[in-house]
Molecule: small-subunit ribosomal RNA
Organism: uncultured prokaryote
RNA sequence: AGAGUUUGAUCCUGGCUCAGAUUGAACGCUGGCGGUAUGCUUAACACAUGCAAGUCGAACGGCAGCAUGACAGAACUUGUUCUGUUGAUGGCGAGUGGCGGACGGGUGAGUAACACUUAGGAAUCUAUCCAGUAGCUGGGGAUAACGUGGGGAAACUUGAGCUAAUACCGAAUACGCCCUACGGGGGAAAGCGGGGGAUCUUCGGACCUCGCGCUAUUGGGUGAGCCUAAGCCGGAUUAGUUAGUUGGUGGGGUAAUGGCCUACCAAGACGACGAUCCGUAGCUGGUCUGAGAGGACGAUCAGCCACACUGGGACUGAGACACGGCCCAGACUCCUACGGGAGGCAGUAGUGGGGAAUAUUGGACAAUGGGCGCAAGCCUGAUCCAGCAAUACCGCGUGUGUGAAGAAGGCCUUAGGGUUGUAAAGCACUUUCAGUAGGGAGGAAGGCCUAAUGGUUAAUAUCUAUUAGGAUUGACGUUACCUGCAGAAUAAGCACCGGCUAACUCCGUGCCAGCAGCCGCGGUAAUACGGAGGGUGCAAGCGUUAAUCGGAAUUACUGGGCGUAAAGCGCGCGUAGGCGGUAUUGUAAGUGGGAUGUGAAAGCCCCGGGCUCAACCUGGGAACUGCAUUCAAAACUGUCUCACUAGAGUACGAUAGAGGAAUGUGGAAUUCCGGGUGUAGCGGUGCAAUGCGUAGAUAUCCGGAGGAACACCAGUGGCGAAGGCGACUUCCUGGACCAAUACUGACGCUGAGGUGCGAAAGCGUGGGGAGUAAACAGGAUUAGAUAUCCUGGUAGUCCACGCCGUAAACGAUGUCAACUAGCCGUUGGGGGCCCUGGUGCCUUUAGUGGCGCAGCUAACGCGAUAAGUUGACCGCCUGGGGAGUACGCCGGCAACGGUAAAACUCAAAGGAAUUGACGGGGGCCCGCACAAGCGGUGGAGCAUGUGGUUUAAUUCGAUGAUACGCGAAAAACCUUACCUACCCUUGACAUCCUCAGAACUUGUUAGAGAUAACUUGGUGCCUUCGGGAAUUGAGUGACAGGUGCUGCAUGGCUGUCGUCAGCUCGUGUCGUGAGAUGUUGGGUUAAGUCCCGCAACGAGCGCAACCCUUGUCCCUAGUUGCCAGCACAUAAUGGUGGGAACUCUAGGGAGACUGCCGGUGACAAACCGGAGGAAGGUGGGGAUGACGUCAAGUCAUCAUGACCCUUAUGGGUAGGGCUACACACGUGCUACAAUGGGCAGUACAGAGGGUUGCGAAGCCGCGAGGUGGAGCUAAUCUCAGAAAGUCAAUCGUAGUCCGGAUUGGAGUCUGCAACUCGACUCCAUGAAGUCGGAAUCGCUAGUAAUCGCGAAUCAGAAUUGUCGCGGUGAAUACGUUCCCGGGCCUUGUACACACCGCCCGUCACACCAUGGGAGUGGGUUGCUCCAGAAGUGGCUAGUCUAACCUUAGGGAGGACGGUCACCACGGAGUGGUUCAUGACUGGGGUGAAGUCGUAACAAGGUAGCCGUAGGGGAACCUGCGGCUGGAUCACCUCCUU
Repeated sequence: AGAGUUUGAUCCUGGCUCAGAUUGAACGCUGGCGGUAUGCUUAACACAUGCAAGUCGAACGGCAGCAUGACAGAACUUGUUCUGUUGAUGGCGAGUGGCGGACGGGUGAGUAACACUUAGGAAUCUAUCCAGUAGCUGGGGAUAACGUGGGGAAACUUGAGCUAAUACCGAAUACGCCCUACGGGGGAAAGCGGGGGAUCUUCGGACCUCGCGCUAUUGGGUGAGCCUAAGCCGGAUUAGUUAGUUGGUGGGGUAAUGGCCUACCAAGACGACGAUCCGUAGCUGGUCUGAGAGGACGAUCAGCCACACUGGGACUGAGACACGGCCCAGACUCCUACGGGAGGCAGUAGUGGGGAAUAUUGGACAAUGGGCGCAAGCCUGAUCCAGCAAUACCGCGUGUGUGAAGAAGGCCUUAGGGUUGUAAAGCACUUUCAGUAGGGAGGAAGGCCUAAUGGUUAAUAUCUAUUAGGAUUGACGUUACCUGCAGAAUAAGCACCGGCUAACUCCGUGCCAGCAGCCGCGGUAAUACGGAGGGUGCAAGCGUUAAUCGGAAUUACUGGGCGUAAAGCGCGCGUAGGCGGUAUUGUAAGUGGGAUGUGAAAGCCCCGGGCUCAACCUGGGAACUGCAUUCAAAACUGUCUCACUAGAGUACGAUAGAGGAAUGUGGAAUUCCGGGUGUAGCGGUGCAAUGCGUAGAUAUCCGGAGGAACACCAGUGGCGAAGGCGACUUCCUGGACCAAUACUGACGCUGAGGUGCGAAAGCGUGGGGAGUAAACAGGAUUAGAUAUCCUGGUAGUCCACGCCGUAAACGAUGUCAACUAGCCGUUGGGGGCCCUGGUGCCUUUAGUGGCGCAGCUAACGCGAUAAGUUGACCGCCUGGGGAGUACGCCGGCAACGGUAAAACUCAAAGGAAUUGACGGGGGCCCGCACAAGCGGUGGAGCAUGUGGUUUAAUUCGAUGAUACGCGAAAAACCUUACCUACCCUUGACAUCCUCAGAACUUGUUAGAGAUAACUUGGUGCCUUCGGGAAUUGAGUGACAGGUGCUGCAUGGCUGUCGUCAGCUCGUGUCGUGAGAUGUUGGGUUAAGUCCCGCAACGAGCGCAACCCUUGUCCCUAGUUGCCAGCACAUAAUGGUGGGAACUCUAGGGAGACUGCCGGUGACAAACCGGAGGAAGGUGGGGAUGACGUCAAGUCAUCAUGACCCUUAUGGGUAGGGCUACACACGUGCUACAAUGGGCAGUACAGAGGGUUGCGAAGCCGCGAGGUGGAGCUAAUCUCAGAAAGUCAAUCGUAGUCCGGAUUGGAGUCUGCAACUCGACUCCAUGAAGUCGGAAUCGCUAGUAAUCGCGAAUCAGAAUUGUCGCGGUGAAUACGUUCCCGGGCCUUGUACACACCGCCCGUCACACCAUGGGAGUGGGUUGCUCCAGAAGUGGCUAGUCUAACCUUAGGGAGGACGGUCACCACGGAGUGGUUCAUGACUGGGGUGAAGUCGUAACAAGGUAGCCGUAGGGGAACCUGCGGCUGGAUCACCUCCUU
């Protein structure tokens, strides 16, 4: 410090997620030791049991209990025991009294508050403590304990009686104290203990002294109370709150100020700087995180607060409204004799419960501290320790060295090896930890006893200080630590290994099981699931979950944004607020500086020290960024004062304008009405129809009525804040601008709330109504058409008045101000110049436009009219959806508007640009693409293939173009893969091993055959004599075998786009980038062919050419081919001699290149025409197929990974099937006839094949064919007769002399075999069919059409398939509008699996959360009442009453009782608010797949969208107004060159 994730890729925006640190944690797996910390975060739920606050006999009366002594008595073991008496002593239960139980300990419920924090303040108290001053005199009456009586189950209670005090009460005194009217008045106390020389004594003491104690008071200290300023969570869908409320006066009350309380008076007080209300919460030092600023938290430790079962209350006291005190009420629990009582673990242990979850009913007061005490001491669950827990942090260990046969085993493997791995074993060492044995600090200071020396004192007492000596005080503790002993001995796991993120393979599984933090993985080769091997990371831990901060600049103070990503209010005016021009003086609030106080300690940080180190502990420092006080400064801001004119404004004079409001007027047009002319249509559309019209329309002319809107001018022209404004006239009125002067003197800018204006639609009332037109009706279109189109048509549109308050109210750009290159238009003003006085030029100002530099921007773009550089103020945004919705509130007549969430859900949603693809977008171009033609298919019959169906099987594959006469260049058996039946199991075939044997063969029997049994003949070849080769049989297991599966694991091959002209690269340049450029443009071409231009320059694969064939000529060579000339021979024939001219054969050359001429073109490329030429512009044909696309086809040609079968999915045999047949489709053949059929004669090819062959002549048969066998391994022989053609005659338009299917009969050939299931021949039969609907195919010249011939396959089987060959031989192309396909450029896009794309809404089903809902049930709270325990206060005529007074009657005072006031619980009524629930219901979200349509994205097929209104199953449609975030074409304007 970043990373992953939106896309085909890119940049940006933006969310989600991860890596880090942390925790009072929990869970899973695992677990050796020690140190130091920490340990109910939940039920402030309920609690059994023990303990947690006592102490003082030196305050008191005393003596129940213990011990001692004394006395008396008894027993006897004469020094013991027992009994009794005695408070005499040590002591002490209970009691009186004092001090302490207000500390310490716990918890965080309440509390949004003077509760807390920081800094201040004045009107206070303070037991104990310290210091000072002054005192402690003299009396009195009770009461508990105790004994006794009564009640009660108990708790407890009560009567009368005795007694003490440092208990209680008077009196005296009063330095200081308090009150005061300044005269005066008021108020205290207590003794106890130690010691003692004189003196006195009632022998108790007095007295003296010391100590403690007491009273009054002052000061200090400590602690506490009160007040103020500032700080201190969220919600405005909480906006008004408040009657003791705010203030005053009198009184009361308190320790003290104060409405704290009360009476009266006044009407205030708080609040947008957030009152009140609601929700949540103890606050802080600090802790965690972070670079910091911040954010989150507030365990342990420390400070403060609050609470103690819940609520209320006071008492006592220095202090409480009191955790282990009291009273009352309530709930709960327990005891009970049913009458009544007892209790409060949020102390420490512990229990139950709750919970994911949190410990022992331990030891000790040894230390530290606290209470009491003179002290010893006692008490202390505070505390110190121990126990439990890997809960956290820190430390240590689980060995070290050596050790290659790189062991075994595991895993992988390309079978060689690799890896685990120096790891182990082995050898040599060490002994931390644990174990065991022994030793052994420190935490201990004090206190007690003795002695000495000082101090106090009359005192050598006492007390006290110091010193010396003595005996002692440790829970932890078997302490820490040290030493010995033995032995590698006692000690390693967890998570992960697709990317982020370090670490990879095998097996299993097969969208299953499962994983997952995000992206995502799994559908038969998973580095992602599970296991294993290996590896990586951390380590006594490791992972997961939860939570906080970080990363997140993702709330942005530091440090973000708002044209299009989320985001500028529709526009003004203006309040509060914020900000504010130039100069001077003062001031010192802000501001910067110094000083002082404070900011507790701990913590963090720095430097040291102590535990062996560390964690931990400890000393010092720094820091605590803050607050307060004070001093000096005065630049800036504020404020005061006095000025200025540059901002702003005013006056005077002109100018332009659809600025606004009102009045009147005008012409054109539509419609309607009346009349004339006139006749059959008009109107409307893509085509039509509805409609109008013979009752006279439309058309045309004249006249009239009425409403609405204002052509041309008209212009990126004008005006206005925006909405908006367009005929003319008049009146009223707002603003802007220009020029020159004068005046005011900062008067300014912005603007939360507020207020006004605000298109269209809509609403209300009243008018008006020509045209137009939601709704509605009809006609069309359509599968439907609630639409688009047409004919009608009502609200509305218009006017007046009043509402509404919204729009894509847009420049999607808030207002104001300043600054920052230019150029060109245009509108309104001003100035200047002149040579053409104009339609000129220069300049200035206010608007309004285009381009453009710098700069900015994610890019597009903006660019003085900023989206640049700055300042001021306001508004708004923070992922998508849910949703601008629900609820609440406000506004509105309503429609609705404003404000405005959450649950839930997704990992994206989005902007700009790029490359493609696509468009019922555009431009250019090509192609038998259309058109122009010729001939077909689709109808018939048959052949063949396919689908379907059937079947035991009808084997398998191909299946839009690019399957379907395709694999198959040939299924009777075989083929053959399928079915049935019967057989074989190392196998029909290959290699290896062992054994045996020649191989092989004849015949018979059984069987459908494979096969089986028996039988016959036969002993081979080579040899170095060991054996070997070939072959057969048997055995054994490795293996064979598979047309089994996967073409979506593959190779190879192939189809298609397409013989289309394209596809790319290097370097350079441009762009943040994907990418672009080149390859675009102007021409041209069959062509990215070539030329020119150009930030490109070059190159590659394609195109073309090179190759084959064909067309002309030449050369060479002539057999089997040829025969002109010369001969011979024949009935005739190159038959023969011969020839090499020709044809031909087959080798080699020539030829064609836009080369030449003319024209066009840019002087180019090229095109057009012509000449010559056999051929002319790639001459014709073939081969040749770029990068790639279709997961195209093929595992059944072959090869091959993985999987599957192995007495079978392998192998063999026989029969059957692939040939089935209601039907549908493709491809063909033959036809329907006269351009023909049949018959007779007759002519002319090319290219092929042939020895398992072609097979001549001859003869036989009507024929298929048979016989025959010459010749031929082929330019020789043969298949082999070419047919159409031509020449005669016939048929005469007919289901025929057309057509030949089908069927019957008879044959031929092949073959083992022709039934299923061959071909052919003859005789007979003679079906459909008379040119074919919608639709559709081929072809541009030797082509179509037509005619025959050959070959492969093959035993046979092709009139029809396929591949070839030649014969005859056309028509047409104006052209590119349209259909299809393709290429290039451009444009739009929400597509990228790429339009066979994407995608919207209703409906149906399931699930989820949520709104409404008659209501129902809780919580909380306001108001109005009832009620009123305990308590306090007031009153009191009742009852009782020791101290004091008394005139002895009483009084004062007190207690009880009564009553009043306040008040908790409780109750009633009525509201608010909140939570839960609710029949039914509304929309929303998600879901593999469903139904209906197709609204949007391209001009999305009617451009879309916004607002509004109506309508409709649904997306939606229509009207009105608006926007461009609309394609295309045209026009206008402007700019550049």